[in-house]
Context: one part of a larger RNA
RNA sequence: GAGUAGCGAUAAAGCGGGUGAAAGUCCCGCUCGCCGAAAACCCAAGGUUUCCUACGCAACGUUCAUCGGCGUAGGGUGAGUCGGCCCCUAAGGCGAGGCAGAAAUGCGUAGUCGAUGGGAAACGGGUCAAGAUUCCCGUACCGGUUGUGAAUGCGAUGGGGGGACGGAGAAGGGUAGCUCAGCGGCCUGUUGGAAUAGGUCGUUUAAGCGUGUAGGAGUGGUCUCCUGGCAAAUCCGGAGAUCUUAUCUGAGGCGUGAUGACGAAGGUCUACGGACCUGAAGUGAGUAAUCCCAAGCUUCCAGGAAAAGCCUCUAAGCUUCAGUUCACAACUGACCGUACCGCAAACCGACACAGGUGGGUAGGUAGAGAAUACCAAGGCGCUU
Numbered sequence: 001g002a003g004u005a006g007c008g009a010u011a012a013a014g015c016g017g018g019u020g021a022a023a024g025u026c027c028c029g030c031u032c033g034c035c036g037a038a039a040a041c042c043c044a045a046g047g048u049u050u051c052c053u054a055c056g057c058a059a060c061g062u063u064c065a066u067c068g069g070c071g072u073a074g075g076g077u078g079a080g081u082c083g084g085c086c087c088c089u090a091a092g093g094c095g096a097g098g099c100a101g102a103a104a105u106g107c108g109u110a111g112u113c114g115a116u117g118g119g120a121a122a123c124g125g126g127u128c129a130a131g132a133u134u135c136c137c138g139u140a141c142c143g144g145u146u147g148u149g150a151a152u153g154c155g156a157u158g159g160g161g162g163g164a165c166g167g168a169g170a171a172g173g174g175u176a177g178c179u180c181a182g183c184g185g186c187c188u189g190u191u192g193g194a195a196u197a198g199g200u201c202g203u204u205u206a207a208g209c210g211u212g213u214a215g216g217a218g219u220g221g222u223c224u225c226c227u228g229g230c231a232a233a234u235c236c237g238g239a240g241a242u243c244u245u246a247u248c249u250g251a252g253g254c255g256u257g258a259u260g261a262c263g264a265a266g267g268u269c270u271a272c273g274g275a276c277c278u279g280a281a282g283u284g285a286g287u288a289a290u291c292c293c294a295a296g297c298u299u300c301c302a303g304g305a306a307a308a309g310c311c312u313c314u315a316a317g318c319u320u321c322a323g324u325u326c327a328c329a330a331c332u333g334a335c336c337g338u339a340c341c342g343c344a345a346a347c348c349g350a351c352a353c354a355g356g357u358g359g360g361u362a363g364g365u366a367g368a369g370a371a372u373a374c375c376a377a378g379g380c381g382c383u384u
Stems, first nucleotide, its partner, number of pairs: 013031006032381004040361004046341002050339001051075006060068002080141002082337003086119003092113003098107003122139005142333011153318002158313004166300004172293003177287005182203007204261002208256004215249003220243007228236002262282001265278005301304001347356002363375004
């Protein structure tokens, strides 16, 4: 220079009470304003204790600070079913032998890794200051081992099936959600009207189990033969005879789960944070998804992963054993993640930075609409 520029979106504050040495900024209450396909909620990545509580205010916070993502201390993350690990493979990596190279090393078979994909099983309610599909309550389900009973040709690294897949478009059925009515609780002070009325709040409930519907696919059973599936086959495939429309799949609904839970409101106690108790109604209609049936249907050309689990077939082999199937019962299910932020003051940007950051949820009125406007739930008023 200069007490100058600036104090980081112009969404906005006002009042009362509390705490305190001190309050525009912290806490509580009332009013006001802003977002609401987000400035709400849930995941993934990333961060790594920032979460909760107590005690602090030097520094950090663009001002203040009694406050804080700050300092100190203590506490907090509970799983057979969620995700990983595990089984399986993709691109790609590594790669015994092998090939190439002077070597370093490169390529690559058998293999072995590798999710962003495939593969068993859980829902509802409650709950700490901080965790929950993990704890508790209630009701379930799956795999494995063993035992008992009954039945019985079992057996794979091999064969077959299946898993198993593109784009676009259209219609149907249904549900979530929402709206209205009904039902239940509570309220109706002032001026005029109104109680057969008006206002306000609520009307919620899963997986599982049973039933097997709207619909979709589609012939299926028995017998005989056979050049195929690198051996075999009763399986798959091919040919024939005969009987036949079987069979498979499938949302939702209904019943049960539930004489339970939740529930407006009321009551008791209170160290005003909260704790505990009682508990009404809990129905119908309309509308309606981008969600489900659906990996469906129609159509098009550019013709749209693989492998395992699973089902089935036999080979070697074993065949009073073992093994396999069914039912019931008992036991068992390890390890790792789980707090919190997560369109952001906690991630990437040197900052509490107007930037960047994948997926899911999607209320009301108007509207074609996820545009736009105003609102709900919820969250904020952007630290002078």
About this RNA: RNAcentral holds the full RNA, with entries from ENA. A computed fold for a 384-nucleotide part of an RNA from Laribacter hongkongensis, annotated as large-subunit ribosomal RNA, domain III. NCBI's taxonomy places the organism under Bacteria, Pseudomonadati, Pseudomonadota, Betaproteobacteria, Laribacter. The prediction has a mean pLDDT of 83.